[in-house]
RNA sequence: GCCGGAGUAGCUCAAUGGCAGAGCACCGGUUUUGUAAACCGGGUGUUGUGGGUUCAAGUCCCACCUCCGGCU
Numbered sequence: 001g002c003c004g005g006a007g008u009a010g011c012u013c014a015a016u017g018g019c020a021g022a023g024c025a026c027c028g029g030u031u032u033u034g035u036a037a038a039c040c041g042g043g044u045g046u047u048g049u050g051g052g053u054u055c056a057a058g059u060c061c062c063a064c065c066u067c068c069g070g071c072u
Stems, first nucleotide, its partner, number of pairs: 001071007010024004018055001026042005048064005
């Protein structure tokens, strides 16, 4: 330099172009002498960045950034 893949919550991952979710973690509460466990409640997010298409974009298109793999 070329090709391919990945980037979404603190972590691991979902989401057919039509309300951004799950598990774990975390926070609050109940219970306990206290802690843990259990139970109830809470999403805590600029979907890597910037544009484009569309009534509507995490999803489609373009450029760029980061990471992984392959080729040279």
The RNA shown here (transfer RNA) has 72 nucleotides and comes from a Pseudomonadota bacterium. It matches the Rfam family "tRNA". Rfam classes the family as a transfer RNA. Rfam describes the family as follows. Transfer RNA (tRNA) molecules are approximately 80 nucleotides in length. Taxonomically the source falls in Pseudomonadota (Bacteria, Pseudomonadati).